Model confidence (mean pLDDT): 75 of 100. c-di-AMP riboswitch aptamer (ydaO/yuaA leader) from Virgisporangium aliadipatigenens, 135 nucleotides, folded computationally. It matches the Rfam family "c-di-AMP riboswitch aptamer (ydaO/yuaA leader)". Rfam's curators write: This family represents a conserved RNA structure found upstream of the ydaO and yuaA genes in Bacillus subtilis and related genes in other bacteria. The ydaO/yuaA element is thought to act as a genetic 'off' switch for the ydaO and yuaA genes in its native state. It is believed that the element may be triggered during osmotic shock leading to activation of ydaO, a predicted amino acid transporter gene, and members of the yuaA-yubG operon which code for KtrA and KtrB K+ transporters. Gene Ontology terms of the family: cyclic-di-AMP binding and regulation of gene expression. NCBI's taxonomy places the organism under Bacteria, Bacillati, Actinomycetota, Actinomycetes, Virgisporangium.
RNA sequence: UGAUGACUGCCGCCUAAUCGCCUCCGGGCGUAUCGGGGACCCAUGCAACACCGGGGUGAAUCCGCGCCAGCGGUAGGGCCACUGUUCCGACCCGAACCCGUCAGCUAACCCGGUCGGCGGCCGACGGAGGGAACA
Numbered sequence: 001u002g003a004u005g006a007c008u009g010c011c012g013c014c015u016a017a018u019c020g021c022c023u024c025c026g027g028g029c030g031u032a033u034c035g036g037g038g039a040c041c042c043a044u045g046c047a048a049c050a051c052c053g054g055g056g057u058g059a060a061u062c063c064g065c066g067c068c069a070g071c072g073g074u075a076g077g078g079c080c081a082c083u084g085u086u087c088c089g090a091c092c093c094g095a096a097c098c099c100g101u102c103a104g105c106u107a108a109c110c111c112g113g114u115c116g117g118c119g120g121c122c123g124a125c126g127g128a129g130g131g132a133a134c135a
Stems, first nucleotide, its partner, number of pairs: 009121006019030004032114006042104001053102001054099004062073004076093003082131002085129005
């Protein structure tokens, strides 16, 4: 001097994942926020037989191949540091889990969650357009 890793601090990003108070440090309460259950009305419903359970959180579905390990696409989602904005291109993700035969919508009402992961140290994709702020 350079590279890599760990910890801490700061600044940010994805996400509902925030903030505050108390604590015997196990957690509890509140805040904000997210999700589920749950009437009327509305929606759905020709019948029989056979087969298949069905639903929810999430962007995370579907298709093809397969030696069943996976691989390649794809609906969809994310990222450019003033921006909940648009377009083109590049890049990344395209998982996992829960309920347990039961759930359309849904006022009142009831229940639950607030995890996890990543980047930067003036640098965090390139370009075009719109907007805002400042001068």